[in-house]
Context: one part of a larger RNA
C1' cells in the first nucleotide's frame, strides 16, 4: 500500500468502491427501437346519408366524409453505437514514429448540376389445405420513397490520344474522340420545406504498410514446401503467396530462429530520494471474444452478444412426426469459493436511436438500497467537585493505586428524536406574445426520479452511542494469584521442570480508536 478475507467490536454523515474463484449452468422480468408527413389495408371514435323491423326509443346492416386516433404487414433509418467480459493472443495485438503515388467512408457541413417518361410484381387481405406446435403450401386481388426499363449527362468511369507540372515512381491537374452510367417522392391553400440522384471538397471514422519498444525457459538449436522470390491471373475498398498456375531455390537462426510455459496491451496505479521493482481492480484509449467450432448473407461498415445457416455438447417442449434456447447486458438463482450487493426508482438531467414535430424507446445514464470494503469528517459530552467515598487491587499492614474518576452541583445541544419551513440541479425543446437585418432575439407559460431529501428554524433532554491489541528484549507499558517442560505462548531471539514482569486470570499501565488485531500479496 490493498477490489481483500478472518476474529472481536460497532453511533452518524459525505465521497468512492464491491465475483480477484467456474469464459460454470441459468428460472423470471426488463436491456433496440422508431417513423401514419414513404405505402396499401384493417380497426376505433365522430359527423352524415340510407335500408330492414318497430308507433317510438332502439336494434341489425349498407354508403360517404372526417380524426394531433390505434396498428399486423410492405418500405426507410437504427440495430456494427452504447453495455459486458479477458477466454484466446508473445502478435504490427498494443505503445510510439512515419507512410498510402495502394485505399473506403452511411448520417453531418460546403459547392455544382439534375429530379423527365413508362412498366411488371408482391406482402398485407380473402379463400383452400397441411401441422400437436413451431411453422408452411397454394389460388386470387392491391400500394409505395419497394423492384425494373427508356430518356437526359453538369459530371463521373473506362479506352485511345495530347499538354504542362512534380516525383524514386503510371498520383493529382488540364484538353480531344468514343463507349458506358442517375433519380422519389411526402407535407402544406400557397410561399416554402423535408427528402431523392450524380459529382467535387471537408470534418469525423476506419483499413493497410512501416522503424523502434514489448515476460520466462537453451534441461527448446536448428526451423521452413505457399516455404522465399519472380511472371501471369484471380480476389479485395486497396497493397501483398491473400489465393491459384508456371518458373527459380530460396527464406529465418546464437543480435536466440523453432519449440515450450505464462500473459490481453497502454494511459496509469503502488513503492522508492532517485534509478529501479511490482501491478494492470475502479476511470479513459486500443484489441479480442459472445455456449464450443465453422461459414457466409444483408449492409457505408459485421463475418454481427440480445441476426441467419451448419456441426457439437447441454437444457427444455412434444400428439414422437418434429421443434425451441444461449445473462462474459441490468437485477436475480444454483454451483464453486476465504470472499464480493437490490429480481429498486426515473427518463427530471447528460448522452444515444427514430421522427417535420408532438413524442416514443434507452438496466447507457441519473439516483436510491445493501456491505466499517476504503478514504475523509463528526460524535459518544463540558466546567466545578475530597489529601480523596464504596468496591476491586497491591501492601513492609503504616499505607499505596484505580482517582476528579464516581456520586453531587452548574452548563451546552454537535448528533439523535419530535415539529415547522424548504431547495440548487431547469435551461430548453414546444406553445403564446412582441421584435426582426429572416440568421435570430426578448418576455411569458411548461417540465424533478432523487425528495418533503439536503439545508434552515423551533422543541426535548447527558439523555441513545467504545472497543480492540499489547505490556521479557527488539518495542511504549508491572505487579499479584494459579500452573509446574504440564496446560500453553511464539514475528525472531526464545519462555514454562514450585516465587514465570514471556502460559492463564486479575488489578494497573501503554498504544490506537469506530475501529483494533491476524492472515495473504507488492515495494
Nucleotide at each position: 500500500a490493498u477490489g481483500a478475507a478472518c476474529g472481536c467490536u460497532g453511533g452518524c454523515g459525505g465521497c468512492g468502491u464491491g465475483c480477484c474463484u467456474a469464459a460454470u449452468a441459468c428460472a423470471u422480468g426488463c436491456a433496440a427501437g422508431u417513423c401514419g408527413a414513404a405505402c396499401g389495408a384493417g380497426g376505433u371514435g365522430c359527423u352524415u346519408u340510407u335500408g330492414u323491423a318497430g308507433c317510438a326509443a332502439u336494434a341489425c346492416g349498407a354508403g360517404a366524409g372526417u380524426a394531433u386516433c390505434c396498428u399486423a404487414g410492405u418500405g426507410g433509418c437504427g440495430a456494427a453505437c452504447g453495455g459486458g467480459u479477458g477466454a484466446g493472443u508473445a502478435a504490427c495485438g498494443c505503445g510510439u514514429u512515419g507512410g498510402u503515388g495502394a485505399c473506403c467512408u452511411a448520417c453531418c457541413c460546403c459547392a455544382a448540376a439534375g429530379u423527365g417518361u413508362g412498366g411488371g410484381a408482391u406482402a398485407a387481405c380473402a379463400g383452400u389445405c397441411c401441422g400437436a406446435a413451431a411453422g408452411g403450401a397454394u389460388u386470387g386481388c392491391u400500394a409505395a420513397u419497394a423492384c425494373c426499363g427508356c430518356a437526359u449527362g453538369u459530371g463521373g468511369u473506362c479506352a485511345u490520344u495530347g499538354g504542362a507540372u512534380u516525383u524514386a515512381g503510371a498520383a493529382a491537374c488540364u484538353g480531344a474522340u468514343g463507349a458506358c452510367u442517375a433519380a422519389a417522392g411526402g407535407a402544406g391553400c400557397a410561399a416554402u420545406u423535408c427528402g431523392c440522384u450524380u459529382u467535387g471538397g471537408g470534418a469525423g471514422g476506419g483499413a493497410c504498410c512501416u522503424g523502434c519498444g514489448u515476460c520466462c525457459c537453451a534441461u527448446c538449436a536448428g526451423c521452413u514446401a505457399g516455404u522465399u522470390g519472380g511472371u501471369g491471373a484471380g480476389g479485395u475498398a486497396a497493397u501483398g503467396g491473400c489465393u491459384c498456375a508456371c518458373c527459380a531455390a530460396g527464406g529465418c537462426u546464437a543480435c536466440g530462429a523453432c519449440g515450450g510455459g505464462u500473459a490481453g496491451g497502454g494511459g496509469a496505479c503502488c513503492u522508492g530520494a532517485g534509478a529501479g521493482g511490482g501491478u494492470g481492480a475502479c476511470c479513459c484509449c486500443c484489441c479480442a471474444c459472445a455456449a464450443u467450432g465453422g461459414a457466409a448473407c444483408u449492409g457505408a461498415a459485421a463475418c454481427a452478444c440480445g441476426g441467419u445457416c451448419c456441426a457439437u455438447a447441454c437444457a427444455c417442449c412434444u400428439a414422437c412426426g418434429g421443434g425451441u434456447g444461449g445473462c462474459a447486458g441490468c437485477a436475480g438463482u444454483g454451483g464453486g469459493g476465504a470472499a464480493u450487493c437490490u429480481u429498486g426508482c426515473g427518463c427530471a438531467a447528460u448522452g444515444g436511436c427514430c421522427g417535420a414535430a408532438a413524442g416514443g424507446c434507452u438496466g447507457a445514464c441519473g439516483c436510491a438500497g445493501c456491505g466499517a470494503c476504503g478514504c475523509c469528517g463528526c460524535g459518544u459530552g463540558c466546567g466545578g467537585g475530597a489529601g480523596g467515598a464504596c468496591g476491586c487491587u497491591c501492601u513492609u499492614c503504616g499505607g499505596g493505586g484505580u482517582g476528579u474518576a464516581a456520586a453531587c452541583c452548574g452548563c451546552u445541544g454537535u448528533u439523535g428524536c419530535c415539529c415547522g419551513g424548504a431547495a440548487c440541479g431547469a435551461a430548453a425543446c414546444u406553445c403564446c406574445a412582441c421584435u426582426u437585418u429572416c440568421g435570430a432575439g426578448u418576455g411569458g407559460a411548461u417540465u424533478g426520479a432523487c425528495g418533503g431529501u439536503a439545508c434552515c428554524g423551533g422543541g426535548u433532554g447527558a439523555g441513545g452511542a467504545a472497543g480492540c491489541g499489547c505490556c521479557g528484549g527488539c518495542u511504549a507499558a508491572c505487579u499479584c494469584u494459579g500452573u509446574g517442560c504440564c496446560a500453553g505462548c511464539a514475528g525472531c531471539c526464545g519462555c514454562g521442570g514450585u516465587a514465570a514482569u514471556a502460559c492463564a486470570g486479575a488489578g494497573g499501565g501503554c498504544g490506537c480508536g469506530a475501529g483494533c488485531g491476524u492472515u495473504g500479496u507488492c515495494c

Predicted 3D model of a 523-nucleotide part of an RNA (small-subunit ribosomal RNA, 5' domain) from an uncultured bacterium. Rfam family: Bacterial small subunit ribosomal RNA. Gene Ontology terms of the family: ribosome and structural constituent of ribosome. The prediction has a mean pLDDT of 86.